[in-house]
Two RNAs folded together computationally: RNase P RNA and transfer RNA, 441 nucleotides in total.
RNA sequence: CCAGUCGGCCGGGCAGUCGCGUCCUCGGGGCUCACUCCCCGGGGCCGAGGAAAGUCCGGGCUCCAUCCGGCACGGUGGUGGGUAACGCCCACCCGGAGUGAUCCGCGGGACAGUGCCACAGAAAGCAGACCGCCGCCUGCGCCCCUCGGGGCACAGACGGUAAGGGUGAAAGGGUGGUGUAAGAGACCACCGCGGCCUCGGUGACGAGGUCGGCACGGUAAACCCCACCGGGAGCAAGGUCAGACAGGGAAUGUUCGAGGGCGCCGGCCCGAGUUCCCGGGUAGACCGCUGGAGGUCGUCGGCAACGGCGACGCGAGAUGGAUGGCUGCCGAUAACAGAACCCGGCUUACAGGCCGACUGGUCCG
RNA sequence: UCCCGCAUAGCUCAAUCGGCAGAGCAUUCGACUGUUAAUCGAAGGGUUGUUGGUUCAAGUCCAACUGCGGGAGCCA
Numbered sequence: 001c002c003a004g005u006c007g008g009c010c011g012g013g014c015a016g017u018c019g020c021g022u023c024c025u026c027g028g029g030g031c032u033c034a035c036u037c038c039c040c041g042g043g044g045c046c047g048a049g050g051a052a053a054g055u056c057c058g059g060g061c062u063c064c065a066u067c068c069g070g071c072a073c074g075g076u077g078g079u080g081g082g083u084a085a086c087g088c089c090c091a092c093c094c095g096g097a098g099u100g101a102u103c104c105g106c107g108g109g110a111c112a113g114u115g116c117c118a119c120a121g122a123a124a125g126c127a128g129a130c131c132g133c134c135g136c137c138u139g140c141g142c143c144c145c146u147c148g149g150g151g152c153a154c155a156g157a158c159g160g161u162a163a164g165g166g167u168g169a170a171a172g173g174g175u176g177g178u179g180u181a182a183g184a185g186a187c188c189a190c191c192g193c194g195g196c197c198u199c200g201g202u203g204a205c206g207a208g209g210u211c212g213g214c215a216c217g218g219u220a221a222a223c224c225c226c227a228c229c230g231g232g233a234g235c236a237a238g239g240u241c242a243g244a245c246a247g248g249g250a251a252u253g254u255u256c257g258a259g260g261g262c263g264c265c266g267g268c269c270c271g272a273g274u275u276c277c278c279g280g281g282u283a284g285a286c287c288g289c290u291g292g293a294g295g296u297c298g299u300c301g302g303c304a305a306c307g308g309c310g311a312c313g314c315g316a317g318a319u320g321g322a323u324g325g326c327u328g329c330c331g332a333u334a335a336c337a338g339a340a341c342c343c344g345g346c347u348u349a350c351a352g353g354c355c356g357a358c359u360g361g362u363c364c365g
Numbered sequence: 366u367c368c369c370g371c372a373u374a375g376c377u378c379a380a381u382c383g384g385c386a387g388a389g390c391a392u393u394c395g396a397c398u399g400u401u402a403a404u405c406g407a408a409g410g411g412u413u414g415u416u417g418g419u420u421c422a423a424g425u426c427c428a429a430c431u432g433c434g435g436g437a438g439c440c441a
Base pairs, nucleotide, nucleotide: 001361002360003359004358005357006356007355008354009353010352012330013329014328015327016326017325018324020047021046023044024043025042026041027040028039029038030037049336053347054346056345057344058343059342060341061234062233063232064231068266069265070264071263073230074229075228076227077226078092079091080090081089082088093107094105095104096103097102108225109224113223114222115219116218117217130165131164132161133160134159135158137156138155139154141152142151143150144149173191174190175189176188177187178186192214193212194211195210196209197208198207199206200205238287239286240285241284247278248277249276250275251274252273259270260269261268280440281439295312296311297310298309299308300307301306366437367436368435369434370433371432372431375390376389377388378387384421392408393407394406395405396404414430415429416428417427418426
C1' cells in the first nucleotide's frame, strides 16, 4: 500500500428567534369564612431512541380468596459459570467452513417402541444376484492327439461370490497386501468404529494402552423417550371519587350447591347469584406514573460475562396525546425512525462518520 | 394491550402421513359457421409472499421478516 476479520462509539453541533408539554415560581382575577381549587399573563428548569419498532422471550408490579398433588399442554436441550430471570451473555468442548484473523451449529436419545425412506435399482433394513467373475454337469461345433483323452468357443440347468460394472441421497467399514476356482475381515498392516482400563480436567471431553475382526444405515425442525422449567391474566392490570339511565325476557341455582380459583381429575377454600338476548347510559377527574435488578467515574476480585465497595449527579411522564419551524456559522443536503407501567435481552430497519485490535499478500529498510 | 387466521397461474380455489405443483374461468392458436357467440381440440402461463435452516427430497416441517384480514376488553 492492497485485500479482509472482529469489537466499540457517534448518529448532526453552536448561537439567535418564534412556538409546544410537564413541573416550579411571581402578578392579577374568580368561588369562598379561608385555601392546597379554577382562569389569564410573565419568568425559570427539563423535554425521545440505539433501536423508543416487531411484540419474539424473561422478570418486576397489580389483581384473581391456598398459586397443593397428578394428568394433559407448552417450552428448553453439549459442559461449566453469570444473572432477579431467560430461549440472553461469557468461557470452554465437539463438529463444520476458511491459507489465516475469525465465523457457523434447535449441539440430549435412533440396541424403549412405532412410522417413513418416493423414483431408479436385482436388492432399501434382521436386504439382495441384473450384468460380470468362478466351479461343475449336459448338448452342439472346432482344433490337437501316443485313440485313453485334452483344449477352445457357444447355449442351457445347478451352485459359489460381494472384488468390478450399473441404480440411488444412502448398498451391512476404507486403502494396500496375503489368500482363493473366483472371492470375501477368511487372514495381516495402517486408518476408522465399539467395549474395558489408566492418566489429565469441576465437567463436556481429551491423551495413552489393551481387547474385539466389525455387529449397530438415515430421519426425533416425524410420533415418541429422558432431564429440567412453566398457576392464570394483563396498566383498558388494579384502586378512589364524581356523574348519567329504564328496565324487560329466557335458562339455571340457593345446603339435593349455580358459579369462581382461565384445560381435566382429586384435595382445599369462597358462597347467591351466574349466563344469554333485547333495550338504556357514560366515554370524566385523581392515584398507579416513574428514583431505578438505574447512570457516570474510580478502585478491588474474576480469562470473561459479571460482582463487591466508594464518590458524584437526577436526565420525559402525555391522556386527542408535547420535541417543531426559520436565520447564520461550522467541510454539505443527511439515514432508520418517535416514549405511553417499568426493566433485562433477542430480532429487524438504518445515510454517513470516528476509534481500536488482528489476519493474509506485496514492496522497502 | 392481548389473541387468532390467511398469502399457490391474470382471477377463484385444490394438492392425504414431506415424494414429478393441478382444476375451473380467463388468454392465444386451430376446427365448426357466410360472420360472431356458444361448442370441440391444443398450447402458453408458477423462483408456492421474502430470506435462511432441517431433510436424500419442502407448497407442506422450523425460525426470522413482509403484507392483509379478523376478534376481546366500561357501567348497568
The coordinates come from a structure-prediction model, not an experiment, and the mean pLDDT is 77.